[in-house]
Formats: sequence, C1' cells, structure tokens
RNA sequence: UUUCGUUCUCGGGGCGGGGUGAAACUCCCCACCGGCGGUAAGGAAUUUUAUUCUAAGCCCGCGAGCGCUCAUUCUUCUAUCAAAGAAGCAUGAGGUCAGCAGAUCUGGUGUGACUCCAGAGCCGACGGUUACAGUCCGGAUGAUAGAGAGCGCGU
Repeated sequence: UUUCGUUCUCGGGGCGGGGUGAAACUCCCCACCGGCGGUAAGGAAUUUUAUUCUAAGCCCGCGAGCGCUCAUUCUUCUAUCAAAGAAGCAUGAGGUCAGCAGAUCUGGUGUGACUCCAGAGCCGACGGUUACAGUCCGGAUGAUAGAGAGCGCGU
C1' cells in the first nucleotide's frame, strides 16, 4: 500500500400553536423531520492545478418492515378404514425471490444541471389507540445498509 480473513466499536430525526369534538401529538389550518453507498458544474483545504475532504428525502442503488416461498409445532375444517388435503396462529429459515418498498417540477446560469441558485410542490413500513399517525406507544436494550479502528496473511 492493497486484497482477503478476523475481532471490536459506532450505526435515524421529528407534533410546538390553534380549531372541531365526549374523545385527536391520529382529523382540519399553521409547524417539524430526512438512514446508508454512488453520482456532482457548488463549498473548503493544501506542499497550487492536481489531489483530498464535504455536498441529493423525491437521479441510480441498498436497508429495516409488510408480503411471498419453504420447514416445524399446535388448532380448526374437509375427507376417511387409513393415508391425504385446505385454512389459521406462532416460531425458524430463504433474502427480492409474485408484489408493496415513497416522492420533482418550473425558472435562472451554463457547452453541460433530476445534484448549483431561486421559487413552488411532493413523499414517508407493520401492529396498537376513546378518532384515521412520517412525528405517540410497540416489536426494538432488536435487526441492518454501511462507517471507523485494531490484529493477521499476501504483495
């Protein structure tokens, strides 16, 4: 220095005010928030011209979650001599597999912008709840995209 292996650490933010109501942090009006990798014409640094750092919720991907498939226990149903089949709860495994997995335009500059500048928009798993939730509670002191550090092997 680089690849691989291994260990450890880290690894998600946000309802404040008003209205209605028996009841709302769930509805309505105004607010608030933005995981990880990549990309970059912005920004910063330097031994100053090439490198490094940084820069997107809605551009390309990833992640948890739901779903799906498989396995097992149990329950119910159908059928029965028996075998078998179907549905459901739970647990475990797979990890994108059918599927959900969101959401951007207009103007400006410019050779070039979904990334810069200006403006206006839009989006947000599942279960719960005196009333419908991105913001409350729960699974979760979890898991994970990944980030960093140490050690070892090779060159």

FMN riboswitch aptamer (RFN element) from Marinomonas flavescens, 155 nucleotides, folded computationally. It was read from a public genome assembly, where an Rfam model found it. The coordinates come from a structure-prediction model, not an experiment, and the mean pLDDT is 75. The organism belongs to Marinomonas, within Bacteria. It matches the Rfam family "FMN riboswitch aptamer (RFN element)". From the family's description: The RFN element is a highly conserved domain that is found frequently in the 5'-untranslated regions of prokaryotic mRNAs that encode for flavin mononucleotide (FMN) biosynthesis and transport proteins.